[in-house]
Context: one part of a larger RNA
Molecule: small-subunit ribosomal RNA, 5' domain
Organism: uncultured prokaryote
Formats: sequence, C1' cells, structure tokens
RNA sequence: GAACGAACGCUGGCGGCGUGCCUAACACAUGCAAGUCGAACGAGAAAGGGACUUCGGUCCUGAGUAGAGUGGCGCACGGGUGAGUAACACGUGGAUAACCUGCCCCAAGGUCUGGGAUAACAUUUCGAAAGGGAUGCUAAUACCGGAUAAGCCUACGACCUCCUCGGGGGAUGUAGGAAAAGAUUUAUUGCCUUAGGAUGGGUCCGCGGUCCAUUAGCUAGUUGGUAGGGUAAUGGCCUACCAAGGCUACGGCCUACCAAGGCUACGAUGGAUAGCUGGUCUGAGAGGAUGAUCAGCCACACUGGAACUGAGACACGGUCCAGACUCCUACGGGAGGCAGCAGUGGGGAAUUUUGCGCAAUGGACGAAAGUCUGACGCAGCAACGCCGCGUGAAGGAUGAAGGCCCUUGGGUCGUAAAGCUCUGUCGGAGGGAACGAACGCUCUUGAGGUUAACAGCCUCGGGAAUUGACGGUACCCUCAAAGGAAGCACCGGCUAACUCUGUGCCAGCAGCCGCGGUAAUACAGAGGGUGCAAGCGUUGUUC
Repeated sequence: GAACGAACGCUGGCGGCGUGCCUAACACAUGCAAGUCGAACGAGAAAGGGACUUCGGUCCUGAGUAGAGUGGCGCACGGGUGAGUAACACGUGGAUAACCUGCCCCAAGGUCUGGGAUAACAUUUCGAAAGGGAUGCUAAUACCGGAUAAGCCUACGACCUCCUCGGGGGAUGUAGGAAAAGAUUUAUUGCCUUAGGAUGGGUCCGCGGUCCAUUAGCUAGUUGGUAGGGUAAUGGCCUACCAAGGCUACGGCCUACCAAGGCUACGAUGGAUAGCUGGUCUGAGAGGAUGAUCAGCCACACUGGAACUGAGACACGGUCCAGACUCCUACGGGAGGCAGCAGUGGGGAAUUUUGCGCAAUGGACGAAAGUCUGACGCAGCAACGCCGCGUGAAGGAUGAAGGCCCUUGGGUCGUAAAGCUCUGUCGGAGGGAACGAACGCUCUUGAGGUUAACAGCCUCGGGAAUUGACGGUACCCUCAAAGGAAGCACCGGCUAACUCUGUGCCAGCAGCCGCGGUAAUACAGAGGGUGCAAGCGUUGUUC
C1' cells in the first nucleotide's frame, strides 16, 4: 500500500446492488418448512337453508362435499451445517469384457382366466394417556393362484465371430422357470415383458495437494491361492481349508512344525491439524495466504449402533435398540430432537424480522383445474461492504464584525460571511403510474381427426376476458423552499501540514526514533493548516 463475513471509538443526508453467529456440531418455548391424487377403491357426515309435522320428528338440499381409511407416486429432491475425515474424501485423467438406473424418450410384443382376505365401518373391550385387543361386514391399479412367452433368466450341448486371452457378442438344440390392471367424459391414459437411449449413480486405477523422525518399524483375515457364500457388481466383502500330534469339561489349550506373505527412509506405523475444489486476497510475476457469500463433490443430522421399505437411504422434520438430557403421568407407562425459516436463552468483541406472497422461476402430486412449497421471489433491520448523488451555484472588498497572531505598521481566517441574482439533485407535499404476465381456465372462431352425423369429444391455431407479494413501489409531472443534510484523524522526522497559551521529567504522548526537568512546532487547549470524506481513525488478520 491492498484486502476483510470484521469489531471498537467519534460522527452520520439519500439511493442502487450485495453481505450479515467466523464463538457453544451448546440447549431450545412457539408457529410454519412435504405433500398430493375421487380419472385406482369401498364407505361417508355436520352446521346452515327449505318443505311437512301428531312438535317426537320425517323428507329435500347442503353433498357423494368435508374429514378419515385402503392404494399409488413423492418424502433419497430442495434447504442446513462442517463435527468427523490426511481418505480414491477431493481435483484431474482413465477403466468397467465386473455393474445398477424410478420418472422421461424411441421400438417390439402382450394386457387371458380365477381366488381368498383386510382397513375403513359396526358392536365390544383394555388403558390416565400414548396406544391397543376381540368379533362381524366390504372394495380395489392392494394380495395370491392358473394360462400364454416374441423376447428374457438358469443348466447342459455343439457352431460362428471378436478379444486386453480373463472373457465378450451372435445364431441354435434340449430341459426347466418367471408377467400383467384397470380407469374415465371413448378419446386417451395406465399396466406387463424385452431391446436401445438419456439422466443419475456404484466400484477400481495413474497422478496431485498439510506438519512432526524429539513417531522406525507396522501388519494374523494380515498377503496370496482353492472352494463356497454374499452383492447390482470386482474384491478377504465374509467363511472353510491350505498341518500333523497330544490333552480336553468339546468352549478350547499346548507343542513342535509350516503356503508365508504384504507395507516401509521415494517416510510405513503413530501423533497433530484440516472438509476438498472452481475460486478469493495479495503480488509485476513466481509465489504466499485463504476456502464467508455463489457453484461442484463429500460427510453429518441429540450421541452410538442396526436394519426395514424402496429404482435409489442404512434415510435431518421414517423405524428399532442403547445412552445422556428435557417434558407429561392416575407411577403402571409414555413423548421429544431447529447443523430447515423466523425466534429464545447461553457463549462472545461481534452477526438481522417469531414479516408478505406463491404473482414469477423451480419442485412434488394430479388428465386437468388445482393443492402444497420458510426452495424461491420480495419486504424489514444493520454505513457491514462496493458504487453513485447531495449538503448549493454565480457574483460579491469597506478586505465588515469577531477570533487568532503581531516587530503595533499590520497580517490571517477571507470572496469566506452578510447583502444581491439564480438553480432545484436528494429529502418534503400533491397528482398520475408501470415492466416483470407467459401459461392455464372460460367464451368465441378457423382447420384437422373420430363418427352414419358440421351432435359430442380430441388436437393445432386466431381473438376476447381474467391472474402482481413487491406496491400506489420504481418512474413521470407539479408545488414550496438555500431552506432539512459534515465529520474524523493528523500537523518533530519517517509523512502532506505552525504559531500562541497552559504545564514544568509533573500531567501526559508514543508505530519506530524518541518528546516533557520554565521560551515544548512531539503533552493539553486555542487559532491556523494538511489529508480523507458520509465517513474517519484504532485494533485484529493476510499478502
């Protein structure tokens, strides 16, 4: 000098765009953050309104609505954090002839026929609750049989071809095996099998990026082989054997012997620290430091462990077990997990609102309308940062008053002020007023398809109407008015900027050198000056 997710002191007008718990991965009150589908399925209220009434009620509507239940898809995305991790975690380049991939796209073939349950519901019952139990009824795109098999899978046989010589691909014979689901507004859409694509992942390998040798040896499923198991898949991923004998309570133990390997001074092992990268800061560069925001990958979700479901998890707002903590309890037993968005306590030098909206973008579900979405879009707070603007302009000498200095002549603040002439940015008041909106739905219209039909429906296009949180905001116009808007640090040298007074090695200053003991440009105040400026200094950290 530059930089910062900064903090502190003094000061503070406006706007735009960003940024905002770096500390306790400390504990959390409250609300919200993941649902959706009636075009998969069975059942199905109430309030209100209306009619009748013997005033008890009945019927219609509300409504096949609400709210539940079965089922499907989603919940593995999105959002947070950086504790752990020195590792194929990350980066980069490869391999997969060792693999998987829901939804999506393309293509081929199919969608036949049966069955038994069960929730909801009703009755009943246990419990304080959380939550269960029993009996009875019922449906499905839920579940289970049978049929069929273009292709698929398994075993065996033989042929062709390619090859990294491990194996892969193709055609083929025999035997065996495995599918399906319907719905509706009749035009679609689902379902099953197979092949390919796309996307997303899994695994393996070369190379690269911290410190300590005051850490030198480490390793027994360890290294290799065979066989088996397991996985989507390779592989000690797991298991048995690779070796005989003796003892035994059959769990094992002992002895000699043996497939005996693998890593290591090019740093194994151990310890410390740490998420990695694109990037960011600095620097002429080389390099050094760093990894907030944004983006990619990884890891984690109170702590530890485990699996289930599923295309995908060993799953932040799922399950089970154990632990710590908090809460409820009828003491028998239960409930919970903000490192989601706000917010609270605590810690700290220090870091925001318990806001608005799904209008846009994106996502989940749905045929769609739509519903949900603290993702996101916005607003609020904070000079935390960057950028822009303003705090007036022109003119004005008696060089006013006043302050300060003085050699008492004067000098200086200083055209500075006043007064005169103007302007109107920002702020204030009034009026107008957006872009961001495209889609979709509805209406209308044209073409095409279906059809006996110009009925209806479907597809494509034109037109109209409708949809904005921000927001009456940006922006524009008008009005009044110089009116509301300047501070901070420094002035001995380094280093731009000097005098007076006070103090008297005191009080104090100080980044270094050093100032202060009676003429202090170094302390304190004043006048003046210098530098930056809505900021200026100080501290911390990096180069």